Glycine riboswitch aptamer from a Pseudomonadota bacterium, 105 nucleotides, folded computationally.
Its mean pLDDT, the model's own confidence on a scale to 100, is 77.

RNA sequence: AAUACGCCGUCUGGAGAGCCAUCGCCUUGGCGAUGCACCGAAGGAGCAAGCGCUUAGCAGUCGCUAGUCGUGAAUCUCUCAGGUAUCAAGGACAGGGGGAGCGGC
Numbered sequence: 001a002a003u004a005c006g007c008c009g010u011c012u013g014g015a016g017a018g019c020c021a022u023c024g025c026c027u028u029g030g031c032g033a034u035g036c037a038c039c040g041a042a043g044g045a046g047c048a049a050g051c052g053c054u055u056a057g058c059a060g061u062c063g064c065u066a067g068u069c070g071u072g073a074a075u076c077u078c079u080c081a082g083g084u085a086u087c088a089a090g091g092a093c094a095g096g097g098g099g100a101g102c103g104g105c
């Protein structure tokens, strides 16, 4: 100096599920509340193998078996939150183009 993975900003793409019912407000199509039914891709929560400590038994170099605890992932699971006509907003994730820094070579 430059670059990979991550981080920050920005642009682009981006799914699923109710035009449900009742009531209220406002002005004729919206908002809000309640209820039931649904979705999973903001966020959040949960854990398998494996690994580790420890206890017991067996074995008798380095170990093996079982239990408790800990650690341990998601696009899996839950559905708290969020969302369920169009528009708008949001949206995991992906791509483009920038920025700051760190590490390796």
Stems, first nucleotide, its partner, number of pairs: 003103001007099002010096004018036001020035007037084003043080001044078003050071003054067005